[in-house]
c-di-AMP riboswitch aptamer (ydaO/yuaA leader) from a soil metagenome, 120 nucleotides, folded computationally. The coordinates come from a structure-prediction model, not an experiment, and the mean pLDDT is 81. The sequence is in RNAcentral, with records from MGnify. It matches the Rfam family "c-di-AMP riboswitch aptamer (ydaO/yuaA leader)". From the family's description: This family represents a conserved RNA structure found upstream of the ydaO and yuaA genes in Bacillus subtilis and related genes in other bacteria. The family has 106 seed sequences and 7,607 matches in Rfam 15.1.

RNA sequence: CGCCUAAUCCCCGUAAGGGGAGCGGAGGACCCAGAAGUUUCUGGGGUGAAUCCGGAAUCGUCCGGACGGGCUACGCUCUUUGUGCCCGAACCCGUCAGCUAACUUCGCCGGCGUACAAGG
Numbered sequence: 001c002g003c004c005u006a007a008u009c010c011c012c013g014u015a016a017g018g019g020g021a022g023c024g025g026a027g028g029a030c031c032c033a034g035a036a037g038u039u040u041c042u043g044g045g046g047u048g049a050a051u052c053c054g055g056a057a058u059c060g061u062c063c064g065g066a067c068g069g070g071c072u073a074c075g076c077u078c079u080u081u082g083u084g085c086c087c088g089a090a091c092c093c094g095u096c097a098g099c100u101a102a103c104u105u106c107g108c109c110g111g112c113g114u115a116c117a118a119g120g
Stems, first nucleotide, its partner, number of pairs: 001113004008021005022108006032098001043096001044093004051066006067088005078120006
C1' cells in the first nucleotide's frame, strides 16, 4: 500500500475507557404469506460462503459430485466469458423466532500478501 470481512472513520482521555458517525446483524404489528387437531423430539432458530447428495472405511477418517464463497489493486468503479488455484470453519440462542412500520437490542473481530487471458 492492497485484499477478504459489517469489521471503518472522527472526537475526548496519559491510560483504562467514554462519546459520535457510518456500516452490519437480531428481535418486533396491521396487511400478506404459511400451517391446519394433539403430543413428542437427535426439537427449532440465528451469524457466516461454510450446505446438500453419493461411495468407501481400519468409523475422531477418506474420496467423488452438486452447489456456494474468494483470487486480475496499478487512473476509478462495476461486470461477462474461458481455463486454473484456494476455501466450505467456527460460534450463539435455549424449547422460542415467517414477513414486519413504530420501537427494542447486539456487533465492528480476525486473517492474508493471493491466477492469467480475452471482452463489455